[in-house]
RNA sequence: AACGUGCUCCGGGGUCGGUGAGAAUCCGAACCGGCGGUGACAGUCCGCGAGCCGCGACAUCCGUGCCACAUCGGCACCGUCGCGGUCGACCCGGUGGGAUUCCGGGACCGACGGUGAUGAGGCGCUCAGGCGUCUCUAGUCCGGAUGGGAGGAGGCACGCG
Numbered sequence: 001a002a003c004g005u006g007c008u009c010c011g012g013g014g015u016c017g018g019u020g021a022g023a024a025u026c027c028g029a030a031c032c033g034g035c036g037g038u039g040a041c042a043g044u045c046c047g048c049g050a051g052c053c054g055c056g057a058c059a060u061c062c063g064u065g066c067c068a069c070a071u072c073g074g075c076a077c078c079g080u081c082g083c084g085g086u087c088g089a090c091c092c093g094g095u096g097g098g099a100u101u102c103c104g105g106g107a108c109c110g111a112c113g114g115u116g117a118u119g120a121g122g123c124g125c126u127c128a129g130g131c132g133u134c135u136c137u138a139g140u141c142c143g144g145a146u147g148g149g150a151g152g153a154g155g156c157a158c159g160c161g
Stems, first nucleotide, its partner, number of pairs: 003159005008153003015029004030140002032110002034048004043108002051086008063077005090106005112143003119136007
């Protein structure tokens, strides 16, 4: 030096206009892109993370609901950890030794909950026009989240040497 352990810090971006009584959700245009890897720089390649679902274990201090009660309390949710599942989207041309990563061109995608004047669908009512009701419909708004996190950086301490 490298390596291991601990500590510390860092670790997700993006809106205007139009219509209208009312829309950051409709319409039009614009804008955004986590982490590691990959023969050369990646939202679209290969993996990972967050989110969601299920199972198990632990915990049950606080909170919520239910049950029991003379008293102690019990169960579920919530919480922590682990495992499993789910989880979107790219082509053409050029350069080159090498690029779905660069350059040029044209496309496409975007968790969960909330909110809808739009659109789609289900059900009911109505002779009909139509009405009522429910479900779905936001990458950019609000929220969980002053959270978590793939990982990254550097120094210090200890170990190894």
Molecule: FMN riboswitch aptamer (RFN element)
Organism: Microbacterium ginsengisoli